About this RNA
Bacterial RNase P class A from a Thermoguttaceae bacterium, 416 nucleotides, folded computationally. NCBI's taxonomy places the organism under Bacteria, Pseudomonadati, Planctomycetota, Pirellulales, Thermoguttaceae. A source record names the gene rnpB.
[in-house]
RNA sequence: UGGGCCGCCACAUCGGUCGCAAAUGCGGAUCGGCGGGAGGAAAGUCCGGGCUCCGCAGGACAGGGUGAUGGGUAACGCCCACCGGCCGCAAGGCCCGGGAAAGUGCAACAGAAAGCAAACCGCCGCGUGGGGGCUCGCCCCCGCCCGGUAAGGGUGAAACGGUGAGGUAAGAGCUCACCAGCAGGCCGGGCGACCGGCCUGGCUAGGCAAACCCCACCGGGAGCAAGGCCAAGCAGGGAGAAGCGGACGCGGUCGGGGCGAUCCCUCGCCCCGCCGCUCCCACGGGCUGGUCCGGCCCGUCAUCCACUCCCGGGUAGGCCGCUGGAGGGGUCGAGCAAUCGGCCUCCUAGAGGAAUGGUCAUCGCCUGUUCGACUCGCGUCGGGCAGGAACAGAACCCGGCUUACAGGUCCACUCC
Numbered sequence: 001u002g003g004g005c006c007g008c009c010a011c012a013u014c015g016g017u018c019g020c021a022a023a024u025g026c027g028g029a030u031c032g033g034c035g036g037g038a039g040g041a042a043a044g045u046c047c048g049g050g051c052u053c054c055g056c057a058g059g060a061c062a063g064g065g066u067g068a069u070g071g072g073u074a075a076c077g078c079c080c081a082c083c084g085g086c087c088g089c090a091a092g093g094c095c096c097g098g099g100a101a102a103g104u105g106c107a108a109c110a111g112a113a114a115g116c117a118a119a120c121c122g123c124c125g126c127g128u129g130g131g132g133g134c135u136c137g138c139c140c141c142c143g144c145c146c147g148g149u150a151a152g153g154g155u156g157a158a159a160c161g162g163u164g165a166g167g168u169a170a171g172a173g174c175u176c177a178c179c180a181g182c183a184g185g186c187c188g189g190g191c192g193a194c195c196g197g198c199c200u201g202g203c204u205a206g207g208c209a210a211a212c213c214c215c216a217c218c219g220g221g222a223g224c225a226a227g228g229c230c231a232a233g234c235a236g237g238g239a240g241a242a243g244c245g246g247a248c249g250c251g252g253u254c255g256g257g258g259c260g261a262u263c264c265c266u267c268g269c270c271c272c273g274c275c276g277c278u279c280c281c282a283c284g285g286g287c288u289g290g291u292c293c294g295g296c297c298c299g300u301c302a303u304c305c306a307c308u309c310c311c312g313g314g315u316a317g318g319c320c321g322c323u324g325g326a327g328g329g330g331u332c333g334a335g336c337a338a339u340c341g342g343c344c345u346c347c348u349a350g351a352g353g354a355a356u357g358g359u360c361a362u363c364g365c366c367u368g369u370u371c372g373a374c375u376c377g378c379g380u381c382g383g384g385c386a387g388g389a390a391c392a393g394a395a396c397c398c399g400g401c402u403u404a405c406a407g408g409u410c411c412a413c414u415c416c
Base pairs, nucleotide, nucleotide: 003360004359005358006357008037009036011035013033014032015031016030017029018027019026020025039391043402044401046400047399048398049397050396051223052222053221054220056294058293059292060291061290064218065217066216067215069081070080071079072078083097084095085094086093087092098214099213103212104211105208106207120153121152122149123148124147125146127144128143129142130141131140132139133138161179162178163177164176165175166174180204181203182201183200184199185198186197187196188195189194227320228319229318230317236311237310238309239308240307243281245280246279247278249277250276251275252274254273255272256271257270258269259268260267261266282300283299284298285297286296287295327346328345329344330343331342332341333340334339365388366387367386368385369384370383371382372381373380374379
């Protein structure tokens, strides 16, 4: 691995009993049958989404994430290819992959000096003090002062290109040849990042941005303890903030007054007050992390509602969400690949303190031991006995990454 025996799950379905209902039915209460019943990581909770809710998913800032190019994907900080850099004898592996002449900053010790400079030992020169030689021009030695210098030596992980020649008082890309880098131009290859070649230029300017920062791009928030339905139950109380503003705009079978009409009922118009609505201004709040702007909503003299805070009471029950998917398998085609497309086919946990287990032996693998055969030997093969077998259990789901770890098979490549 496959198998025997016993056992678990009401997830799905069929049948019986029982219960409820009284039309079909419902209920896992109980029994039986058939089907199904943990992973490749179920872990980490590090990314990306589906889905749900929040009256803006608006703008800006802050804060956060990513960082070569091309492709894949629903998307990503993931995967594939490829460029550059580094490591390795190699197959191959890794990456912190935009910017260090925008600014700030860091680098122990040593060293003169670690970003615009600098002189410890040195080398050279002007002047000067002393001594000596001497061809009376000068030369040599020691010291002081001033100036030039960074080729030689030293320190260091790293010291402002390297080698050689010329030149110089002594030196230096000061000049030249070759080389390396950098900048510019042209040509060729590539979708591109980039690569190669030629020409010109004496231009030669370390490291760290997984330091702050600058640049480019991304992104509303919260999350299944999201959210929705049903049942049950209680008990509410207190406090707070902001206009005795306007429009004469609309309405009122409200109150008062005036005018007109009218036989009466009553009607119309005007004014004032009151009430409601609309609009404008101001103020107080809210809009699922922060600030501001805009927009929307509620309120503004104490009645109520919304908001904020404090004190107190009740509930934690049941159902849904909850598994058919960016799903799996086979095959054909495209592509270097990741992956995509066509056709056919399959349904593979859905718990609710948590189900899938125990036992027996056979075969296979590994370890030890023993016996036998073969072998010069190392060792190989066969038999018996004993033992062993990793990391580890869903809880809405999916794509990744990271960590832990067992066995088998196939293909390609490198080294010894």